[in-house]
Molecule: SAM riboswitch aptamer (S box leader)
Organism: Bacillus taeanensis
């Protein structure tokens, strides 16, 4: 990097150091010096892996524990980007705005496979 499939609305410090920046991208709308990013230490959680039961049994699904491998800790993946559909307003033929919904699409993370 490319495919492949699960998950994506819940959970996580008023500490230490650091010194301007982050929220992937696009419009937007946010956090920040009552201190951004990184980093250490703490915490969520439970994908992989472990343990244990059960079964249609070398896999499946419950369930514990977290010392092992990742992850993550503002806002739903903060919203949105494309299609549809209902609803309203204009406009009244075409369309246009805006709200919901519900599909895709990007993103991110874990397993795997090149």
């Nucleotide at each position: 990097c490319u495919c492949u499939u699960a998950u994506u609305a819940a959970g996580a410090g008023a500490g230490g150091u650091g010194g301007a920046g982050g929220g992937a991208c696009u419009g937007g709308c946010c956090c920040u010096g009552u201190g951004a990013a990184g980093c250490c230490c703490g915490g969520c959680a439970a994908c992989c892996g472990u343990c244990a039961a059960a079964c249609a049994a070398u896999g499946u699904u419950u369930g514990a524990a977290a010392a092992g491998g990742u992850g993550c800790c503002a806002a739903u993946u903060c919203c949105u980007g494309c299609a549809a559909a209902a609803c309203a307003g204009c406009u009244u033929u075409u369309g246009u705005u805006g709200u919901u919904u519900u599909g895709g699409g990007a993103g991110a993370u874990g397993a795997g496979a090149g």